[in-house]
Molecule: transfer RNA
Organism: Flavobacteriales bacterium
RNA sequence: CGGGGUGUAGCGCAGCCUGGUAGCGCAUCACAAUGGGGUUGUGGGGGUCGCUGGUUCGAAUCCAGUCACUCCGA
Numbered sequence: 001c002g003g004g005g006u007g008u009a010g011c012g013c014a015g016c017c018u019g020g021u022a023g024c025g026c027a028u029c030a031c032a033a034u035g036g037g038g039u040u041g042u043g044g045g046g047g048u049c050g051c052u053g054g055u056u057c058g059a060a061u062c063c064a065g066u067c068a069c070u071c072c073g074a
Base pairs, nucleotide, nucleotide: 001073002072003071004070005069006068007067010026011025012024013023020057028044029043030042031041032040033039050066051065052064053063054062
């Protein structure tokens, strides 16, 4: 320098192809069961999707640029 992959909640991931106002597990908080702990059950909070711009009635999703990490090639 050229090409590919990844980037979504505190952590690990799905959703992207086929656009319709974001979900799962763990964690965390409250309550209940227990003498307490562990554990189990019920309920709750937390992200607007790496960033910027564009297309669209509507973008995590499509398009352009860009950043970080990573792989391949030169």